The prediction has a mean pLDDT of 82. A computed fold for a 532-nucleotide part of an RNA from a Candidatus Thalassarchaeaceae archaeon, annotated as large-subunit ribosomal RNA, domain I. Rfam family: Bacterial large subunit ribosomal RNA.
Context: one part of a larger RNA
């Protein structure tokens, strides 16, 4: 030195899953009645976590369920609370310190000081804006948070062009401001092209096409066409002209409504009427709407309840769910769990039953009556103004002379009109009615709940299966681990020998030391025996 046992080191490998990741489906807004968060605290002994809040691991009610409990946590000595139903589950209520929009007044390592007012060892009340107001008193509303989604204002660079400035990256990231369970949009002064469609959102197609472009890089629509959803409504005005509201109160009523008394809005117009199928305006015919939901009926459904059929014989084992024979159930042969693999042991499962909200449908209960809906007629009225248009600069845009908006400036016309029809201007044809507003549906997301899976199995899956945004780093923004696994049951080694203790032999536990440094236990490395 090389082999090969044997051990020891170490945590790969197998196997396991109270986390994770994805779909789908449901759900979808909390908040001065103080969220969201967080700091203090609460337990017989309590560091942490988790619950709860000075009524502090909890308190009432009402429903479940039914033997033990005193949370994660298995601990010694007590003790406590329970068949006069405790823990615990369900649903409702009370309490809910301090700080946080934090809001009586000030601070800024969660503190500190006032007034005022009453039934006073106690409770209320005092911020700002803002609206209504009898202008004292008083009421009401707004802040603030939220995973991603949605509108909107603001608006980079790197990069790409092989350089670089117009361009691109990109209306991206990034910043603010606002909404909601969705948001925005949305019922044509819209498209087509001589045919005709008929709001709006989304999905495919059209199509990388017509176009944009130091025609470089790059960029990039629309129309028709196929689907998914489906909806259409109110105002300004002409025409009447107070016929209408709010508010507090009074009486009925489930409500919708009716009612009594006062105030107050309101002619700078309340209501009615009407709104491109134009309309008022005339004049004929015609008869129905719309509002609430007690009580009834259907649905819906918490804890939680019922739920079929072997613990049958032999055999191997530590143990039967396993072999072998020999029944049974099935609207239940989904799945877990029991000492191995168990439709028939246990938890469930199919089905069936369960409180109250909530939804639906219905008048029996109100209101409308100068009211609904169709036709007519023609003299006359009405249909959004610094708006459509135009100029210049600028932004954006596929939009090119023909997108969209903005700054200055200049400015119609009234249905015998006015917008549009990718250059302008003419005529003439199609085709719509700007300058007010509201709308579900289809669509987006996943913080939250359930199901699922030709997804992952602890160096993997989220950073995190564990005291994880922990421990720890940084002055700070901020950055951020490691760490799962005895056994079927703790049965966790009683007793004896050694030791200074760790430990080590005997012996006892178990199926097997797996012995807590605990499944399996593979390389490196390490050291003995034995051979060469």
């Nucleotide at each position: 030195c090389c082999g090969a046992c044997u051990g020891g080191g170490g945590g790969a490998u197998g196997g396991c899953u109270c986390g994770g990741c994805u779909a789908g489906a449901g759900a979808g807004c909390c908040g001065a009645a103080g969220a969201a968060g967080g700091u203090c605290g609460u337990g017989a002994c309590a560091a942490g976590c988790u619950g709860c809040g000075a009524u502090a691991a909890g308190u009432c009610g009402c429903g479940g369920g039914g033997a033990g409990a005193g949370g994660c946590a298995u601990g010694a000595a007590u003790c406590u609370c329970a068949u006069g139903g405790a823990u615990c589950c369900g649903c409702g209520a009370a309490u809910u310190g301090c700080c946080g929009a934090a809001u009586a007044g000030g601070a800024c390592c969660u503190c500190c000081u006032g007034g005022c007012g009453c039934u006073a060892u106690g409770c209320g009340c005092c911020a700002u804006u803002c609206c209504u107001a009898u202008c004292a008193a008083a009421g009401g509303a707004a802040a603030g948070g939220g995973a991603a989604c949605c509108c909107c204002c603001c608006g980079a660079a790197c990069u790409g062009a092989a350089g670089c400035a117009u361009c691109u990256c990109a209306g991206u990231a990034g910043g603010g401001g606002g909404a909601g369970g969705a948001a925005a949009a949305g019922a044509a002064a819209u498209c087509a092209a001589a045919c005709g469609a008929g709001a709006u959102u989304c999905c495919g197609u059209a199509a990388g096409u017509a176009g944009u472009g130091g025609c470089g890089a790059a960029u990039g629509a629309a129309c028709a066409c196929g689907g998914a959803a489906u909806u259409g409504g109110a105002c300004a005005a002409a025409c009447c002209g107070a016929a209408u509201c709010u508010c507090c109160u009074u009486g009925g009523g489930a409500a919708a409504c009716c009612u009594u008394g006062g105030a107050g809005a309101g002619a700078u117009g309340u209501g009615g009427g009407g709104u491109a199928u134009g309309g008022a305006c005339u004049g004929u015919c015609u008869c129905a709407g719309c509002c609430u939901a007690a009580a009834u009926c259907a649905u819906g459904g918490a804890a939680a309840u019922g739920g079929a059929a072997a613990u049958c014989g032999c055999c191997u084992g530590g143990a039967a769910c396993g072999g072998c024979g020999u029944g049974c159930c099935a609207c239940a042969g989904a799945g877990g769990g029991u000492g191995a693999a168990a439709g028939c042991c246990c938890c469930g499962u199919a089905c069936a039953u369960g409180c109250a909200a909530g939804u639906g449908a219905u008048a029996u209960g109100g209101u409308u009556a100068u009211g609904u809906g169709a036709c007519u007629g023609a003299u006359u009225c009405c249909u959004g103004a610094g708006u459509a248009g135009c100029g210049u600069g600028c932004g954006u845009u596929g939009g090119a002379u023909a997108u969209c908006g903005c700054u200055c400036g200049u400015g119609a016309a009234u249905a015998u009109g006015g917008g549009g029809g990718g250059c302008a201007g003419a005529a003439a044809c199609c085709u719509c009615c700007a300058a007010u507003c509201c709308u579900a549906a289809a669509u987006a997301c996943u913080a939250c709940u359930c199901u699922a899976g030709a997804c992952c199995g602890a160096u993997a899956g989220u950073u995190g299966a564990c005291a994880a945004g922990u421990a720890g780093a940084g002055u700070g923004a901020u950055c951020g681990a490691a760490a799962g696994c005895u056994g079927a049951a703790a049965a966790g080694u009683a007793u004896c020998c050694u030791u200074g203790g760790c430990g080590g032999g005997a012996u006892g536990u178990g199926a097997a030391a797996a012995g807590a440094a605990c499944c399996u236990g593979a390389a490196a490395c390490c050291a003995g025996u034995c051979g060469g």

The organism belongs to Candidatus Thalassarchaeaceae, within Archaea. The full RNA is in RNAcentral, with records from ENA.